Annotation:
A computed fold for a 103-nucleotide RNA, annotated as TPP riboswitch aptamer (THI element). Rfam family: TPP riboswitch aptamer (THI element). Rfam's curators write: Vitamin B(1) in its active form thiamin pyrophosphate (TPP) is an essential coenzyme that is synthesised by coupling of pyrimidine and thiazole moieties in bacteria. Rfam links the family to the GO term thiamine pyrophosphate binding.

[in-house]
RNA sequence: CUGAAUCCGUUGGGGUGCCCGUCUAUCGGGCUGAGAGGCUUAGCGUCAACCCAUCGAACCUGAUCCGGUUAAAACCGGCGUAGGGAACGGACCGAUGCGCACC
Repeated sequence: CUGAAUCCGUUGGGGUGCCCGUCUAUCGGGCUGAGAGGCUUAGCGUCAACCCAUCGAACCUGAUCCGGUUAAAACCGGCGUAGGGAACGGACCGAUGCGCACC
């Protein structure tokens, strides 16, 4: 010099699945998770909660992928130093990195 982290304000981005039984209108139960919700004209809509916002694994593609677990699994891991991906201000603070000087 840079400005990570924390808090506040506003703005924006994202996903809302799977399995079993019943039924074929639907309903019930279970699983993981921060979140699997409500409304609805039953939508690629809308609202809420939750998460994330560039030092970005929130989330998407790859993917009807590969290995493992399981009653089943979209659950776990790999893939992943892959490719994409949405911000400004304030308070406070000084992570990390870089340069210079000295020993």